[in-house]
RNA sequence: UCAGGUGGUCGGAUGGCCGCUGGCGGUUUCGACCGCUGGAGGAAAGUCCGGGCUCCACGGAAACACGGUGCCGGGUAACGCCCGGCGGGGGCGACCCCAGGGAAAGUGCCACAGAAAGCAAACCGCCUGCCCGCUUCGGCCGGCUGGCAAGGGUGAAAGGGUGCGGUAAGAGCGCACCGCGCGGACGGCAACGGACGCGGCAUGGUAAACCCCACCGGGAGCAAGACCAAAUAGGGAUGGCCGGCCGCGCCGCGAGGCGGCGGCAGAUGGGUUUACGCAUCGCCAUCCGGGUAGGUCGCGCGAGGCGGUCGGCAACGAUCGUCCCAGAGGAAUGGCCAUACAGGUGCUUUCGGGCACUGGACAGAACCCGGCUUACAGACCGCCUGAUCCC
Repeated sequence: UCAGGUGGUCGGAUGGCCGCUGGCGGUUUCGACCGCUGGAGGAAAGUCCGGGCUCCACGGAAACACGGUGCCGGGUAACGCCCGGCGGGGGCGACCCCAGGGAAAGUGCCACAGAAAGCAAACCGCCUGCCCGCUUCGGCCGGCUGGCAAGGGUGAAAGGGUGCGGUAAGAGCGCACCGCGCGGACGGCAACGGACGCGGCAUGGUAAACCCCACCGGGAGCAAGACCAAAUAGGGAUGGCCGGCCGCGCCGCGAGGCGGCGGCAGAUGGGUUUACGCAUCGCCAUCCGGGUAGGUCGCGCGAGGCGGUCGGCAACGAUCGUCCCAGAGGAAUGGCCAUACAGGUGCUUUCGGGCACUGGACAGAACCCGGCUUACAGACCGCCUGAUCCC
């Protein structure tokens, strides 16, 4: 200098004017007005995990069902998150990626192709023997009988790999190395590791298929939930007034009482009227309770922010100091102007620059917190890797 890797920070600045909104103070004709002060994010988003909080359910505990998680150790209030390791894979490297328990408990599946795909398998091929034919006497063609998994071909996968020996041809058939499995020591808290010895190699893959094992989980969510509470309608209690008939019921020893219920009659209502059918039916006053509209709370001092010290590789923890930092609810946090500053485009240049225009991403709290994921113009900083050049 170029090309990368990784961790982090910011994400428009300053000033003026006009607004919106929470809190405090003041004025008030109670409508409002004035002053001071606070007012979005790293993701406020998706609502995917984990909690706080609230209500509901529930003897404790366990089991079953269902759902989730799944190498080891640590962190945390907790987690499916984070940190540090282990194993596997990728990269020259810094570094990155992985649902990473169990396939000799059982079941299912393995399409197409292929001779054969799970009690593996002779299509081509290789080889022994026998028979027939041909022969340049080396063999060759065909048939039959057996042997062979080395070669070809199919496939994602064909029952360890490479080499040497061996054989009629072959084959872990034998041997060496690699791989795999088993074993007891060793190192490590552990996952696991590097050696050593043994076994010729046996049970192919698939569990984000059922399943098995271990661990975790009661449900719903701030429209949770709590409180205050109007008009109208309806419910109940008490008192007063008025009230036809019959039956039933209730109270009372009884005379008797009761709008407690039902039927008839009656009244009222709109349908032109009648008949007829439908609907409604004590009236007034006071009080009580439930619910709705509406209002208040829940609602922001918190697993809180910033800085230092100490412990830890780290995640994080301990401790000291300091700060108070949005709370709306049809839902405020906005708009305009000016000044410079990045960036972009065009013109120009004496290559230093100058002028004009343009111009700053994704997005927007709604009970709160810890994560994850997704979106994001651009700028800056730390550490590290590879290549090249110079000293």